Annotation
Predicted 3D model of a 142-nucleotide RNA (c-di-AMP riboswitch aptamer (ydaO/yuaA leader)) from a Bacillota bacterium. It matches the Rfam family "c-di-AMP riboswitch aptamer (ydaO/yuaA leader)". A reference for the family is Barrick et al. (2004), "New RNA motifs suggest an expanded scope for riboswitches in bacterial genetic control", Proc Natl Acad Sci U S A. Model confidence (mean pLDDT): 77 of 100. The source organism's lineage runs through Bacteria, Bacillati and Bacillota.
[in-house]
C1' cells in the first nucleotide's frame, strides 16, 4: 500500500425513549429532584356497541390471494402482493432508489372525555466521510 475485523470518542439513523442538577460510589455505578417528549384511565354533551363468535391497548406493522402438513373449516409456515411506515446527512417539495409492513400486552374491562388520577423516557443499528437528482427556503462562511 490493500484488504478484514475489534474497541474509543466523534457523526448519523429508527423510537416517546432525550436533557439539566443534586447526592452516591460497583467512578461507563446507583438513587432523587426539575424539564421537556410519549402512553394509559377517566364527566357532562355527543355518539354507540358488546353481553362468548368475548373485548380492548402499545405500534407505520392492516388486508387480500395462492400454497403446504390424509380430507373440511379454523389455526400455524411459506410465497407473492398491499393499507400505512421509514431513508438516502439543514428544511419543505417532486423525482429516483433502497427498505419495513412486527412483536408484545391487559385479563371479562375501558367510545369520545375538562378536571383529576396514573404509567413511560427502553432497545437497536450504520459510519470514518462530508453524504443520489432539481427547485425552492434557511444557516454558516468567504
Nucleotide at each position: 500500500a490493500u484488504c478484514g475485523u475489534c474497541a474509543a470518542a466523534g457523526c448519523g439513523c429508527c423510537u416517546a425513549a432525550u436533557c439539566g442538577c443534586c447526592a452516591u460510589c460497583u467512578u461507563u455505578u446507583u438513587g432523587g429532584c426539575g424539564a421537556c417528549c410519549g402512553g394509559g384511565g377517566a364527566a357532562a354533551c355527543c355518539a354507540a356497541g358488546g353481553u362468548a363468535c368475548g373485548g380492548g391497548g402499545u405500534g407505520a406493522a392492516u388486508c387480500g390471494a395462492a400454497u403446504g402438513g390424509a380430507g373440511a373449516u379454523u389455526g400455524c409456515g411459506u410465497u407473492c402482493g398491499u393499507a400505512g411506515g421509514g431513508u438516502a446527512u439543514c428544511u419543505c417539495u417532486c423525482g429516483u432508489g433502497c427498505c419495513c409492513g412486527a412483536a408484545c400486552c391487559c385479563g371479562c374491562c375501558a367510545g369520545c372525555u375538562a378536571a383529576c388520577c396514573u404509567c413511560g423516557g427502553a432497545g437497536g443499528c450504520g459510519u470514518u466521510a462530508c453524504u443520489c437528482g432539481a427547485g425552492a427556503g434557511g444557516a454558516g462562511g468567504a